[in-house]
A computed fold for a 350-nucleotide part of an RNA from bacterium enrichment culture clone K6Ring5Rock-111063:3, annotated as small-subunit ribosomal RNA, central domain.
Context: one part of a larger RNA
């Protein structure tokens, strides 16, 4: 340098920005870098290659010839890249009108539930399992009422529904705020794709320092089960679970499916919008965008399956893969407070 590959066999970066590079829409002239033609230099001889010839062949030698550069200098073409000018709007982006929504982030409130506490009523017994028992009750518990506190999660509405770039996002009001999606008029005039490095976010669990602790709950205790029983069920019950601040930086971070353009049979749901036709006016009905679900041809696939939301049919650009074990381990490196984490082998051996 290059081949085939990444849904499930190795293999898509968790996700997002954005820089460098890499690619890039239409028409008009320029230029000629690339790019293509010729032409002169010049690519020492040997070797390789062809062809005669010399050693009786051969090897091995001679003569000769053709060939052979991402080369230099020069002339020329102008489709195409690339530069450079002009110029366009279909890409992109604004503007303006509208419009759905658990996208985010603050701060206030609200009910139902638990659990504790005060207090009425009440008594023997509760509770818990397959069955017990451990535990809680006569120092008055469960169970019920009334009334007080606290924390945490928001039943129905709920969806096969929405919204976020991904993690994730669900009471209910107000405050800040980030995107989509339509709608055609008007603007900008390729400003665009992807993006190595960096930067940001990044569940759960952990870490820190400070609050918070109602419920549930690794570790622990204890009670049962068992041969055991360091489990599976039961009583309890710290850390955590929560909050502010600051770290970790990983996951079946999954659609195990990178982005981005475009084209390529229907079928039928659904959400969120515009128009059209009928109407008094909605509904049906009928076209469109954009989202998100099944079914399913072509084609594809090993096979399952994917099928306009592609695993189809093209092209841009990252990122990964190269047999299994060792090993995501060991040394270095950076990163952390620490657990660790990213980066990332070999010897062996099958």
């Nucleotide at each position: 340098c290059u081949g085939g590959g990444c849904g499930u066999a190795a293999a898509g970066g968790g996700c997002g920005u954005c820089u460098a590079g890499g690619c890039g829409g239409c028409c008009u002239g320029g230029u000629a870098a690339g790019u293509c033609c010729g032409a002169u230099g010049u690519g020492a001889a040997a070797g390789g290659c062809c062809a005669c010839g010399g050693c009786u062949u051969a090897a091995c030698c001679g003569u000769g010839g053709a060939g052979g550069g991402u080369c230099a200098u020069u002339g020329g073409a102008a489709a195409c890249u690339g530069u450079c000018a002009g110029g366009c709007u279909u890409g992109a982006g604004g503007g303006c009108a509208g419009u759905a929504g658990a996208g985010g982030g603050g701060u206030g409130c609200g009910g139902a539930a638990u659990u504790c506490c005060c207090g009425g009523u009440g008594u023997a017994g509760c509770g818990g399992u397959g069955a017990u028992a451990u535990g809680c009750g006569u120092a008055g518990a469960u169970a019920u009422c009334g009334g007080g506190a606290a924390g945490a999660a928001c039943a129905c509405c709920a969806g096969u529904g929405g919204c976020g770039a991904a993690a994730g996002c669900g009471g209910c009001a107000c405050c800040c705020u980030g995107g989509g999606c339509u709608g055609g008029c008007c603007c900008u005039g390729a400003c665009g794709c992807u993006a190595a490095a960096g930067c940001g976010c990044g569940a759960a669990a952990g870490c820190g320092u400070g609050g918070g602790g109602a419920g549930c709950g690794a570790a622990c205790g204890g009670g049962a089960u068992u041969a055991g029983a360091u489990a599976c069920c039961c009583c309890g019950g710290u850390a955590g679970u929560c909050c502010a601040c600051g770290c970790c930086g990983u996951a079946a971070a999954c659609g195990a499916u990178g982005g981005g353009u475009a084209c390529u049979a229907g079928g039928u749901g659904u959400g969120g919008g515009a128009g059209g036709u009928a109407u008094c006016g909605a509904c049906c009905c009928c076209u469109u965008c954009c989202g998100u679900g099944c079914c399913g041809g072509a084609g594809u696939u090993a096979a399952c399956g994917c099928a306009a939301u592609a695993a189809g049919u093209a092209c841009c650009c990252c990122g990964c893969c190269u047999g299994g074990g060792g090993a995501g381990u060991a040394c270095g490196g950076c990163c952390g407070c620490a657990a660790g984490g990213c980066u990332g082998a070999a010897a062996c051996u099958c």
The prediction has a mean pLDDT of 88.